[in-house]
RNA sequence: AAUUUUUUUUCGGAGAGUUUGAUCCUGGCUCAGGAUGAACGCUGGCGGCGUGCCUUACACAUGCAAGUCGUGCGGAGAAGAUUUGUUGAGGCAACUCAGCAAGCCUUCUUAGCGGCAAACGGGUGAGUAAUGGAUGGGUAACCUACCCUGAAGAUGAGGAUAGCCUUCCGAAAGGAAGGGUAAUACUCAGUAAUGUUACAGAGCCUUGGCUCUGUAAAGAAAGACGGCCUCUGUUUCAUGCUGUCGCUUUAGGAUGGGCUCAUCUCCUAUCAGCUAGUUGGUGAGGUAAUGGCUUACCAAGGCGAUGACGGGUAGCUGGUCUGAGAGGAUGGUCAGCCACACUGGGACUGCGACACGGCCCAGACUCCUACGGGAGGCAGCAGUGGGGAAUAUUGGUCAAUGGGCGAAAGCCUGAACCAGCGACGCCGCGUGGAGGACGAAAGCCGAAAGGCUGUAAACUCCUUUUGUAAGGGAAAAAGGGAUGGAUGCGAAUAACAUUUCAUCUUUGAUUGUACCUUGCGAAUAAGCCCCAGCCAACUACGUGCCAGCAGCUGCGGUAAAACGUAGGGGGCAAGCGUUAUCCGGAAUUACUGGGUGUAAAGGGUAUGCAGGCGGGUCUAUAAGUUAAGUGUAAAAACUUGAGGCUUAACCUCAAGCUUGCGCUUGAUACUGUAGGCCUGGAGAGCAGGAGAGGGAAGUGGAAUUCCCGGUGUAGCGGUAAAAUGCUUAGAUAUCGGGAGGAACACCAGCGGCGAAGGCGGCUUCCUGGCCUGUCUCUGACGCUCAGGUACGAAAGCUAGGGGAGCAAACAGGAUUAGAUACCCUGGUAGUCCUAGCCCUAAACGAUGGGUGCUUGGUGUUGGGAGAUUUUCUCUCGGUGCCGAAGCUAACGCGUUAAGCACCCCACCUGGGGAGUACGACCGCAAGGUUGAAACUCAAAGGAAUUGACGGGGCCCCGCACAAGCAGCGAGGCAUGUGGUUUAAUUCGAUGCUACACGAAGAACCUUACCUGGGCUUGACAUGUAUGAGAAAGCUGGAAGAAACUCUGGCCCUCUUGUGGAGCAAUCCACGAGACCCAUACACAGGUGCUGCAUGGUUGUCGUCAGCUCGUGUCGUGAGAUGUACGGUUAAGUCCGUGAACGAGCGCAACCCCUGCCCUUAGUUGCUAAUAUGCGAAAGCAUAUGCACUCUAAGGGGACCGCCAGCGGAAAGCUGGAGGAAGGUGGGGAUGACGUCAAAUCCUCAUGGCCUUUAUGUCCAGGGCUACACACAUGCGACAAUGGUCGAGACAACGCGUUGCAAACCAGUAAUGGUAAGCUAAUCGCAUAAAAUCGACCUCAGUACGGAUUGAGGGUUGCAAUUCACCCUCAUGAAGCUGGAGUUGCUAGUAACCGCAGGUCAGCUAUACUGCGAUGAAUACGUUCCCGGGGCUUGUACACACCGCCCGUCACACCACCCGAGUUGCGUGUACCCGAAGUGGCUCUGUGAGUCACGAAGGUGUGCGUGAUGAGGAGGGUGAAGUCGUAACAAGGUAGGUGUACGAGAACGUGCGCCUGGAUCACCUCCUUU
Repeated sequence: AAUUUUUUUUCGGAGAGUUUGAUCCUGGCUCAGGAUGAACGCUGGCGGCGUGCCUUACACAUGCAAGUCGUGCGGAGAAGAUUUGUUGAGGCAACUCAGCAAGCCUUCUUAGCGGCAAACGGGUGAGUAAUGGAUGGGUAACCUACCCUGAAGAUGAGGAUAGCCUUCCGAAAGGAAGGGUAAUACUCAGUAAUGUUACAGAGCCUUGGCUCUGUAAAGAAAGACGGCCUCUGUUUCAUGCUGUCGCUUUAGGAUGGGCUCAUCUCCUAUCAGCUAGUUGGUGAGGUAAUGGCUUACCAAGGCGAUGACGGGUAGCUGGUCUGAGAGGAUGGUCAGCCACACUGGGACUGCGACACGGCCCAGACUCCUACGGGAGGCAGCAGUGGGGAAUAUUGGUCAAUGGGCGAAAGCCUGAACCAGCGACGCCGCGUGGAGGACGAAAGCCGAAAGGCUGUAAACUCCUUUUGUAAGGGAAAAAGGGAUGGAUGCGAAUAACAUUUCAUCUUUGAUUGUACCUUGCGAAUAAGCCCCAGCCAACUACGUGCCAGCAGCUGCGGUAAAACGUAGGGGGCAAGCGUUAUCCGGAAUUACUGGGUGUAAAGGGUAUGCAGGCGGGUCUAUAAGUUAAGUGUAAAAACUUGAGGCUUAACCUCAAGCUUGCGCUUGAUACUGUAGGCCUGGAGAGCAGGAGAGGGAAGUGGAAUUCCCGGUGUAGCGGUAAAAUGCUUAGAUAUCGGGAGGAACACCAGCGGCGAAGGCGGCUUCCUGGCCUGUCUCUGACGCUCAGGUACGAAAGCUAGGGGAGCAAACAGGAUUAGAUACCCUGGUAGUCCUAGCCCUAAACGAUGGGUGCUUGGUGUUGGGAGAUUUUCUCUCGGUGCCGAAGCUAACGCGUUAAGCACCCCACCUGGGGAGUACGACCGCAAGGUUGAAACUCAAAGGAAUUGACGGGGCCCCGCACAAGCAGCGAGGCAUGUGGUUUAAUUCGAUGCUACACGAAGAACCUUACCUGGGCUUGACAUGUAUGAGAAAGCUGGAAGAAACUCUGGCCCUCUUGUGGAGCAAUCCACGAGACCCAUACACAGGUGCUGCAUGGUUGUCGUCAGCUCGUGUCGUGAGAUGUACGGUUAAGUCCGUGAACGAGCGCAACCCCUGCCCUUAGUUGCUAAUAUGCGAAAGCAUAUGCACUCUAAGGGGACCGCCAGCGGAAAGCUGGAGGAAGGUGGGGAUGACGUCAAAUCCUCAUGGCCUUUAUGUCCAGGGCUACACACAUGCGACAAUGGUCGAGACAACGCGUUGCAAACCAGUAAUGGUAAGCUAAUCGCAUAAAAUCGACCUCAGUACGGAUUGAGGGUUGCAAUUCACCCUCAUGAAGCUGGAGUUGCUAGUAACCGCAGGUCAGCUAUACUGCGAUGAAUACGUUCCCGGGGCUUGUACACACCGCCCGUCACACCACCCGAGUUGCGUGUACCCGAAGUGGCUCUGUGAGUCACGAAGGUGUGCGUGAUGAGGAGGGUGAAGUCGUAACAAGGUAGGUGUACGAGAACGUGCGCCUGGAUCACCUCCUUU
């Protein structure tokens, strides 16, 4: 919504991707759907129904597409019949046959005259924005052939002409002259109307209408055919009769048209004014008819912002596609209308044309030609060329439908019906069906088990649509003809007619088609696209930012589900994809159905005409509105319901729909219109009030500068610091006097006024608006406002003044890499006044105006009223803040709305290009207003969130600074690194967080590098196959640097099974296994690559205090809260509070070492006491012992526990007592979530790739140890707090059998010899050193320092040259405390002193890891540097400031603009010329002349629009160009804006304005406690 009234049925609207680290919003781009006259790619079995040049309205060969009528006419021709005549033959003749001639008849054909048709049908869409179309009217202003109906008529004459014949011209097309002829051809006369015209009149009506009356005038016609003979008539049958057809007039009808009116009908205002036949009138002409349609005269009108005129584009409609609809797009096929027919013009004929297959003329083109002249028009059907991405057969038939002619048969019909071609579309069918494995083969994958393709195949059974073969076989046919009846007409039985009936006969292009039956046989039939998300569907290989893909986002740089291939899968299916276009989604132009504070968008402000909208009430009207009826709204289409093709598509029928327009009749709420009344809106009056409102004139003081004079002396001024500048010619400073201009401190206040811009000393004059109170008056007079008009900061312009200060430009000084700036010193326009322009601003509340409604609180300002009056309450007008509901994307707004509504105006529709170009208007100029496009991007943007960052803020911590101590940086050496070199100097580590790092130890080895020489199943592992077993093992020789190669000797292996022999041991044969060799094959091997494919491990922020979760709550959401706030702590440690309550990982604690005590235990440790022995003594030894030290197990102890103070009755802090230790006692281990694609593929493991007689492996030698140089980390020094010599005291951790080694001896020593003890609380390494005591040195390159070098030794080792360490003697360099800068450390710490260990044959160790000895100084404090944590703020950052990002310049490409011009197209205008034709006029009139109009053409001059153009301007785009760093943080000078000047560039500066500025302080107001 419809139907039913319980209810039922039908119809009916989907989103996604992409801006961000994430979010919400705004906003564009893109996708999913449907459609097509389509095209392209791949593929293709059948049928039905449709459909097929969208491009060049380009040019066309050939054939066909409009003829027909002999019942209009005269002829001509053919055939036949017949008659007559004649000739011949047969024949006597009749007669028969043949030929010829003539007449007549019948049938057929048809060139010409004539009639009708040819104006339909068919094609196309060039033109056309209205002379068109759609819808509805008018015609009283008209026509209409053929057709139908009614009425009337059809009389009498005449002259030609074609055909034809003759002659002539021409190549042809064709033509000329003469002769003769017919008609339903032509002409004349007569007659007639209810016809026409004129005049007069009447009625009804109203443009020129109808009806009627009278008078006058002009004014028609044609026959043909059939039959008949009753009448008439000349024999015949026609002149008669009759029938049919035709003809004339008239009245009507029908059909078809003409004209006209209203409404609707694309874009553009960068087209705003257009128009002289233009608008109207009168007369005349013309037409079927109205009319400037035409003409003469008169008037000066007509159209236009409701868009005239101009430009562009376009046939219009029914409909079609889409859409929920409203709409949007479209107009192919079918249907209606229009226009056109090679281009332009013109008329003729005709009912109808200014005519597609007619005519004339002009033009372009094509063809023929004898060069004189002629012919032609496919946008009819086929077809050809051309164009194009692209669109068919030179087919059949008039069988049906329809058309023309005809009396009819019939003829014609490329209309039409059919067929052909094309998957172009829609629809239908098929390509087989059933069974068939824990599942063949093959392919692919695989975690090697298996999985997938897959019941799929094979195989078995079945079916036969389709196919093929054969047979049968429709419908589409109605008509026509013949015969016979019936009826009508008629005088008639004739003829004619047919709405009639019967019988017979005949008509199919498609077509032997549809359909049916039978045989055969799964036989003949599947592809295309996709598989990252949107979007259904995943793996492998190849490739390696390449090749490529891509609709958008985006994939591809060695593990690509995104490229290519394969397997698998998904979708659709004789199609599937792509491209193009339209609608949808898009509420993304918003009528339905959007917005404008910050996203795009409120005009700078007011005034106000047109326009839009408008208070209360009454009456009338009925335009809008609404209801009913009615006409129309073509058919087709669409929807619904039926029906027909086997179904469907398709077709047929019925109903609906066609939402529109017209007419008639009602209704009157609302709006409108007309009239009356009202006071609430608005305005006026009266009484008061506040105010930087405006204009003019006058006037005042302070200050700056300048001038004069005085005092006074060396500086002043300026800055971060300086300099330029001023000043001894006396400045600055100070006092007095004077000049001049500009601006008005305090008051002063988010106070006041004004429309906005804006307005500020005081006084006077002129003047606008506002507010309050009161009642008086007018009576809707109102609101808004396109265009118009006025005002409009600053800058700027013109002219004239004025000029103190300030100050663009400019100059100088600084700063700087530079500094066309910031800073400084000067300084001109300007700033001021008068007059006139300009007309723009962040002209902002980024918020148009008006009216009404909707909780409150608190300030302030101007009035009024009241009261209980140092104050309070109420009320009107303004101006702030906070906030309810509500709104908002959020921020926020919130009676001063951005809330809820109404009215009017303005504006917006992605970013850039661009407020630019061109054009127009304004301006003196600067410039303003209006205002695009090409091209380009997939974003641009708003608000808020979390981080990060800031040359932002606040708080806190840390050897971060400060306070100290000792160093480094200079010199020498050691070690590492860079660089360089080299055959190689193997590789890695590179700010902090690489550089005495991997490496806790490179002479060979290590070793990975280089050179050379070898090996190839390999140095190492596992397995298979075959073969040999004299395997394996041991030991020689040769060459060689060795590896390796070659060649000998010894040694006849072990286990086991079966069988045999033997008494047995044992032996033999066969087989198996072990072992090993050879060969072959799988494979081994790789310190080769990728740490940006990885595991594991590690560094760093950082032992910093942080990082999270569950539930709840808040927010649309990202997120927030918790974790914030007030305290406190080393600590997110704890306490309190609080929309949070809890929890986890971190912190702390638990663990280890150390500091005190206790218990247990007592050897190798200990020795107080006792005893014994030795010894002169010191002491030693033994026994007993475990008290002490010590060892190593377990406990205790420290917790702000106690006291005082502070603090909030807290947490905690400060101090004290006690205690070995006091607030984490000291030290260690312990490293949250994460960051750095941090480090490592060379520890190890590992994916992928690469290599395989080498990138593997073995060997020798070399290299890693090089050396103009630079850096890093150390050692030892420069000396007296020292050096040397002598004496001589006190540790701890550790280590030792391939070892530590005592003691003794030798050697100056390194060390050697010999050798006890010790597998370690037992023995050894092993003397600790600094310290202490004594002596010398006495400030020097030294008795400091020890580098370097020479000589001689020792040790390890196969080996010491490259390239080890140690010892002795000799040598004795630099260096006298270290620039800028920089490192460590807060107590047993720094500093200083030595000892041990690991690695290790030895050592480069001065390194590293530990151990003990001696043992300080300083910290006021957190301003600053660095790092970190928390809160907050700004942000254009999110790869996160090592961020982002702007402009010039250079290069490449792209489109556009300007441009001296050149050129094309369109169009206007003036003039010239003037074809055909039409009209007028004249004349000697079957004709001729002339005038007017007149197409094309020509000349001149405009306008519009395109192409091209040297050169020029800006713009856009483009991984790694140049210069700077303008913006984003206070972006390092806050930024922006209008304007002006300047400058390589971003930009700088001046003047005014804005906050869309951070920070700090102050003021005002508010909220909370």

The RNA shown here (small-subunit ribosomal RNA) has 1569 nucleotides and comes from Caldiserica bacterium UBA4770. The prediction has a mean pLDDT of 83. Taxonomically the source falls in Caldisericota (Bacteria, Pseudomonadati).